[in-house]
RNA sequence: UCUGCACAAAGCUAAACUGUCUGUGAGGGCAGGACGGAAAGUUAUGGGUCUUCUCUCCGAAGAUCGCCAGACUACUCAG
Numbered sequence: 001u002c003u004g005c006a007c008a009a010a011g012c013u014a015a016a017c018u019g020u021c022u023g024u025g026a027g028g029g030c031a032g033g034a035c036g037g038a039a040a041g042u043u044a045u046g047g048g049u050c051u052u053c054u055c056u057c058c059g060a061a062g063a064u065c066g067c068c069a070g071a072c073u074a075c076u077c078a079g
Base pairs, nucleotide, nucleotide: 002079003078004077006076012037013036017032018031019030020029021028022027035066041072042071043070045069046068047067048064049063050062051061052060053059
């Protein structure tokens, strides 16, 4: 450097749900909590989904990377 599509023991992360704060909303922060995860790390670039505004349509502004893909970076083990 490449490969695996390996392991969840240690370490890491933390769905639903609950409390609280925040946002018009989708959502987000923190605490608890663990369904899961080997990129569930970063990035809204393409697609998807969702929200708000406008609204016949068109369109505009957002949310989600734990929906899929792309890009960048990275741990353990084995070869």
Predicted 3D model of a 79-nucleotide RNA (c-di-GMP-I riboswitch aptamer) from Sulfurovum sp. Of the family's consensus pairs, 95% are formed in the model. It matches the Rfam family "c-di-GMP-I riboswitch aptamer". About the family: GEMM was predicted in a large-scale screen for bacterial structured RNA regulatory elements.